RNA sequence: GUCAGCUAAAGGCUAAUUAUCCGAAAGGAUAGGGCGCAAAACUUCCGGCCUACGGAGUCGCCAUCACUUCAAGGUGAUUGGGUUCUAGGGUAGCGGGGUUACCUGA
Numbered sequence: 001g002u003c004a005g006c007u008a009a010a011g012g013c014u015a016a017u018u019a020u021c022c023g024a025a026a027g028g029a030u031a032g033g034g035c036g037c038a039a040a041a042c043u044u045c046c047g048g049c050c051u052a053c054g055g056a057g058u059c060g061c062c063a064u065c066a067c068u069u070c071a072a073g074g075u076g077a078u079u080g081g082g083u084u085c086u087a088g089g090g091u092a093g094c095g096g097g098g099u100u101a102c103c104u105g106a
Base pairs, nucleotide, nucleotide: 002106003105004104005103012037013036017032018031019030020029021028022027035093041099042098043097045096046095047094048091049090050089053088054086055085056084057083058082059081062080063078064077065076066075067074068073
């Protein structure tokens, strides 16, 4: 330096979940916790997945407004609302790639 992780030692990380905080959400941080992990260390470059604040489309059921009708009702619009799409958000403990590293063995 490369490859491998059967055994041992020193240690490391920490799932679900709980509390507090951050965030529109997904999710994250800190403390407890410990399912697991030989890169469960770092990195969104590629694919997947999650979310949709903002943006775009669409609908006119609800609401609102306007017009109309004696009235019931009808017509139109879209600030709200419904719905679809979308990452500048997230996931590295979804996989691949890149970078670095402890121990043991060859």